RNAcentral holds the full RNA, with entries from ENA and SILVA.
This is a predicted structure of a 350-nucleotide part of an RNA (small-subunit ribosomal RNA, central domain) from an uncultured bacterium.
The coordinates come from a structure-prediction model, not an experiment, and the mean pLDDT is 90.

Context: one part of a larger RNA
RNA sequence: CUGGGCUUAAAGAGCACGUAGGCGGGCCUGAAAGCGUCUUGUGAAAUCCCUCGGCUCAACCGGGGAACUGCUGGGCGAACUACAGGUCUUGAGGCAAGUAGAGGUGCGUGGAACAAUUGGUGGAGCGGUGAAAUGCGUAGAUAUCAAUUGGAACGCCGGUGGCGAAAGCGGCGCACUGGGCUUGUCCUGACGCUGAGGUGCGAAAGCCAGGGGAGCGAACGGGAUUAGAUACCCCGGUAGUCCUGGCCGUAAACGAUGCCUACUAGAUCGGAGUCUCUCUGACGGGUUUCCGGUCGAAACAAAAGCGAUAAGUAGGCCGCCUGGGGAGUACGGUCGCAAGGCUAAAACUC
Numbered sequence: 001c002u003g004g005g006c007u008u009a010a011a012g013a014g015c016a017c018g019u020a021g022g023c024g025g026g027c028c029u030g031a032a033a034g035c036g037u038c039u040u041g042u043g044a045a046a047u048c049c050c051u052c053g054g055c056u057c058a059a060c061c062g063g064g065g066a067a068c069u070g071c072u073g074g075g076c077g078a079a080c081u082a083c084a085g086g087u088c089u090u091g092a093g094g095c096a097a098g099u100a101g102a103g104g105u106g107c108g109u110g111g112a113a114c115a116a117u118u119g120g121u122g123g124a125g126c127g128g129u130g131a132a133a134u135g136c137g138u139a140g141a142u143a144u145c146a147a148u149u150g151g152a153a154c155g156c157c158g159g160u161g162g163c164g165a166a167a168g169c170g171g172c173g174c175a176c177u178g179g180g181c182u183u184g185u186c187c188u189g190a191c192g193c194u195g196a197g198g199u200g201c202g203a204a205a206g207c208c209a210g211g212g213g214a215g216c217g218a219a220c221g222g223g224a225u226u227a228g229a230u231a232c233c234c235c236g237g238u239a240g241u242c243c244u245g246g247c248c249g250u251a252a253a254c255g256a257u258g259c260c261u262a263c264u265a266g267a268u269c270g271g272a273g274u275c276u277c278u279c280u281g282a283c284g285g286g287u288u289u290c291c292g293g294u295c296g297a298a299a300c301a302a303a304a305g306c307g308a309u310a311a312g313u314a315g316g317c318c319g320c321c322u323g324g325g326g327a328g329u330a331c332g333g334u335c336g337c338a339a340g341g342c343u344a345a346a347a348c349u350c
Stems, first nucleotide, its partner, number of pairs: 003322004007304002012318001014201004021194003025088006033081002035077005041071002049065006091191001092188003095184005103177007110154001114150008125136002162169002206247006215241002220236004258317006266295008275286003300305001323350003332343004
């Protein structure tokens, strides 16, 4: 000496469950594998190191010592790690009583808007734009009234709000169902944390089969604009968007910040609760637990900033990075119906 890092410079896997493995709370006892100490045998010679000597010196060579940090056997020790036995409750879980919520799935249902159809009124325009035109309209449009049908989405409440592992979740009702939080004189007794592989979930688009199709609308057609206009604007419009079943497995899947635990000033706002004070109580004050924000001490940081929701101080485990381009590409493997996904180079070049 035995690496440094991952918010924005390269770097946290989209998210979870979990196998192996790694790591793991307090106390007592035992044995002694690791460990400490003493010791036996061995650790060839040469080399390296120390010392003395021989070639005039040195290189070189000779003598002696040390070392060879290792392995093996034995004695002793028991703090720590591992092991065995016992025990404990604070970690974890359970139970009970409450409680908030767009958490999930299925079924049903409501009103506004929109569109179509039919009928009534009405009679020349409507629509659209920067201005127009394409388009629609005397076969009666636009406007207006009524009825019927249809699909999709749920205004206000609505929030800087809530729930969920993430993706994500928003009219209303019912059924089934997951998780959280609060309180407790209750129970189990370390049952825990992480997690290579693996498995499941996973926006939108896309794919397969069958439905559905109001509005919107890639592609496409037309009208404009323009030097051109494969665009922006306008008129149409297919796939798609919706439902059921099955694939795909990606994203600026973002907090660009992995998960768990402990510790380290405060202030303030919001959400869900507990306890308590004021005779009672609305209200208010205080207390405490969890969640969501803002500001901020110390610390950290290249700075921006972060700051009990850490990017602070530490520990455990996993993933990932190692100059730019070539390239998230080729080849190979594997998955996929395909599109393509995952894994992942090199030559060359700066």
Its Rfam family is "Bacterial small subunit ribosomal RNA". Rfam links the family to the GO terms ribosome and structural constituent of ribosome.